Transfer RNA from a Phycisphaerales bacterium, 74 nucleotides, folded computationally. The prediction has a mean pLDDT of 81. Its Rfam family is "tRNA". Gene Ontology term of the family: triplet codon-amino acid adaptor activity.

RNA sequence: GGGCUUGUAGCUCAGUUGGCUAGAGCGCACCCCUGAUAAGGGUGAGGUCCGCAGUUCGACUCUGCGCAGGCCCA
Numbered sequence: 001g002g003g004c005u006u007g008u009a010g011c012u013c014a015g016u017u018g019g020c021u022a023g024a025g026c027g028c029a030c031c032c033c034u035g036a037u038a039a040g041g042g043u044g045a046g047g048u049c050c051g052c053a054g055u056u057c058g059a060c061u062c063u064g065c066g067c068a069g070g071c072c073c074a
Stems, first nucleotide, its partner, number of pairs: 001073007010026004019057001028044005050066005
C1' cells in the first nucleotide's frame, strides 16, 4: 500500500425483503422474601446504533469517504 471482517446499553451479543416507541442475558438501583446473607421474585434506570456525507417518504440496515480493532496478501 491492497483485500476481507468487526464496531448496537457498563460487559457479552441479537436485530429475518429499509418501516411505527431498538432488544436479550449478565451487571447496576430500588422493593419483596430471610433473624441476616446467598439464591429467588418484581419494578426501573441506562443507547450520539463509531463519525461525516449521500440515496430514500423513511436508514442500526443501502452507497461513498474516513476512524478504531482483528485476519490475510505484498